[in-house]
Context: one part of a larger RNA
Molecule: small-subunit ribosomal RNA, 5' domain
Organism: uncultured prokaryote
RNA sequence: GAUUGAACGCUGGCGGUAUGCUUAACACAUGCAAGUCGAACGGUAACAGAACUAGCUUGCUAGUUGCUGACGAGUGGCGGACGGGUGAGUAACGCGUAGGGAUCUGCCUAACAAUGGGGGGUAGCCCGGGGAAAACCGGAUUAAUACCGCAUACAUCCUAAGAGAAAGGGUGCCUCUUCUUGAAAGCACUCGUUGUUAGAGGAACCUGCGUCGGAUUAGCUAGUUGGUAAGGUAAUGGCUUACCAAGGCGACGAUCCGUAGCUGGUCUGAGAGGAUGACCAGCCACACUGGGACUGAGACACGGCCCAGACUCCUACGGGAGGCAGCAGUGGGGAAUAUUGCACAAUGGACGCAAGCCUGAUGCAGCAAUGCCGCGUGUGUGAAGAAGGCCUGCGGGUUGUAAAGCACUUUCAGCGGGGAAGAAAAGUUUAGGGUUAAUAACCCUGAGUCUUGACGUAACCUACAGAAGAAGCACCGACUAACUCCGUGCCAGCAGCCGCGGUAAUACGGAGGGUGCAAGCGUUAAUC
Numbered sequence: 001g002a003u004u005g006a007a008c009g010c011u012g013g014c015g016g017u018a019u020g021c022u023u024a025a026c027a028c029a030u031g032c033a034a035g036u037c038g039a040a041c042g043g044u045a046a047c048a049g050a051a052c053u054a055g056c057u058u059g060c061u062a063g064u065u066g067c068u069g070a071c072g073a074g075u076g077g078c079g080g081a082c083g084g085g086u087g088a089g090u091a092a093c094g095c096g097u098a099g100g101g102a103u104c105u106g107c108c109u110a111a112c113a114a115u116g117g118g119g120g121g122u123a124g125c126c127c128g129g130g131g132a133a134a135a136c137c138g139g140a141u142u143a144a145u146a147c148c149g150c151a152u153a154c155a156u157c158c159u160a161a162g163a164g165a166a167a168g169g170g171u172g173c174c175u176c177u178u179c180u181u182g183a184a185a186g187c188a189c190u191c192g193u194u195g196u197u198a199g200a201g202g203a204a205c206c207u208g209c210g211u212c213g214g215a216u217u218a219g220c221u222a223g224u225u226g227g228u229a230a231g232g233u234a235a236u237g238g239c240u241u242a243c244c245a246a247g248g249c250g251a252c253g254a255u256c257c258g259u260a261g262c263u264g265g266u267c268u269g270a271g272a273g274g275a276u277g278a279c280c281a282g283c284c285a286c287a288c289u290g291g292g293a294c295u296g297a298g299a300c301a302c303g304g305c306c307c308a309g310a311c312u313c314c315u316a317c318g319g320g321a322g323g324c325a326g327c328a329g330u331g332g333g334g335a336a337u338a339u340u341g342c343a344c345a346a347u348g349g350a351c352g353c354a355a356g357c358c359u360g361a362u363g364c365a366g367c368a369a370u371g372c373c374g375c376g377u378g379u380g381u382g383a384a385g386a387a388g389g390c391c392u393g394c395g396g397g398u399u400g401u402a403a404a405g406c407a408c409u410u411u412c413a414g415c416g417g418g419g420a421a422g423a424a425a426a427g428u429u430u431a432g433g434g435u436u437a438a439u440a441a442c443c444c445u446g447a448g449u450c451u452u453g454a455c456g457u458a459a460c461c462u463a464c465a466g467a468a469g470a471a472g473c474a475c476c477g478a479c480u481a482a483c484u485c486c487g488u489g490c491c492a493g494c495a496g497c498c499g500c501g502g503u504a505a506u507a508c509g510g511a512g513g514g515u516g517c518a519a520g521c522g523u524u525a526a527u528c
Stems, first nucleotide, its partner, number of pairs: 001528004006524005013375006019368002021333001026331003030328003035078003040075002043071002047069003050065007085286003094211007103203003108199008116150001118148002126139004156163002168191006175184001177182001212258003219249003224246008261283004265276004288309005311322004339365001341364003347361001348359002351356001378408004388399004412469001414464001416462003422455001427449008472517005477498001479496001483512005493500002
């Protein structure tokens, strides 16, 4: 000199933009952070409508019916493995980079084929028991895209014998029909389901090289190194087991100890290098501590399960409940770090045919000079060089065009009026095309129409009034830009280094003056 996720002291007008627990991976009150689908299913607790019945204050009260819109609880599907947080552990194929072959892959894309025919149960509801609660037990009954056989299956697996699948739902039309509607069969379209292949994206594994300090750590290793066989895995492999051999690593630093998430990057520097890994992005690890598996395409799973432990809470003492390193917020620690805010309008995600619903992701607002950037705190004129202050050699000098006065301007703040863009869609009407037996339904493209904004009393434009509301901090011995007076008298004090102070201190304290930066200025800490 540059820099910072900074803190402290004094001071403080506005806006934009970024950032904001570096310490206790300490403990957490409260609310929210993952749901969705009725177009898989049986149904009907609540709400609304309709129909029927009863009552009467004759248009509201009660009841019944799942009939309709919808939908609590339940079965089932998909998603809770993403998104969000933290950096404790880890010196490691963890990360970075360059490669490899023995693998898996839900949703998505493309292609081919299939979707036949049956069965038994079980939640819920109902009845009963039982408990303080959380749970739980028994009986009867019921559905499915839940579950299980059978059939078939070229491509699949294969020991060549054989083995091995599936599920239906919706919409429209036509026919039948007890013509309210519902049901049945058929046709078409569409969303699914099953098998196989290929792709895309994702995941797992292996290898070369690189990746902090200590030798006051020199030897380490028995599943250890290799082989054979078997098991196991999605897959290779001592991954595991049995047997056999006796190997393997190490001064090119093994082992041990300490420290540490790694990287793109960031800071500094002319560079080489040094330091660092906040925010943003990629990878990894973790989710009260330790262990374990289940489900699933994917987890050994932050807001899932089981066991043990520590801690907290409830209890009728028999037994139960919990996990903010999600967003806010509280206590504690600390020099130190914000609101128990608004909205799903946009972007993205889960589910759904869709409408939609959920989303503390995200978009915004609030707080903080924490950083960076921009703007303002007036402009011109004005010598009687006023008054006051300070200095003085008493003549004057300086503060100083500074002020007052006169003439202007109105950025920003204030107040009033106007006011884009972020909105694309979805819905609905209609035209053309695809599909089809079809002018129906569905899909694609275009046109019209109807709306959808948290921010927001926003950005921006403009009327009005008035210099009005807006300057401090550090320094002045040399380094280093900037000097005099008074007080003090080796005292009080200053100090980054040299050093000042013991009666004329430009170095202490105050004042006047000056210098430097400026909504900041200094100090401390830290890096180059």